The RNA shown here (c-di-GMP-I riboswitch aptamer) has 90 nucleotides and comes from uncultured Paenibacillus sp. Lineage of the source: Bacteria > Bacillota > Bacilli > Paenibacillaceae > Paenibacillus. The sequence is in RNAcentral, with records from MGnify.
RNA sequence: GACAAUGGCAAACUUGCCGAAAGGCAGGGACGCAAAGCUGAGGGACUAAGGUUCCGUUCCGACAGGAGCUACGAUCGCCUGGUUGCCGAA
Numbered sequence: 001g002a003c004a005a006u007g008g009c010a011a012a013c014u015u016g017c018c019g020a021a022a023g024g025c026a027g028g029g030a031c032g033c034a035a036a037g038c039u040g041a042g043g044g045a046c047u048a049a050g051g052u053u054c055c056g057u058u059c060c061g062a063c064a065g066g067a068g069c070u071a072c073g074a075u076c077g078c079c080u081g082g083u084u085g086c087c088g089a090a
Stems, first nucleotide, its partner, number of pairs: 001087001008033002013028006031077001037083003041080003044075001046073001050070006056063002
């Protein structure tokens, strides 16, 4: 990159399992995808278990509960980078 060929992947939703959650894995399912293959390396958006601050509770030792901040969590089907790769006309 061409209404070419051969194939591939699989959003939402759903069932099961894992996870605190975000989310992931497997089955079903197709909205889409030319790297929607791999890589969380940079940025973004997401979550906040743990940590921390405040409120609150308190038997004053502390922690039922609530709120803020925080990634070491997670996303490559948000963007960028890295890396590998199928087909191929004009």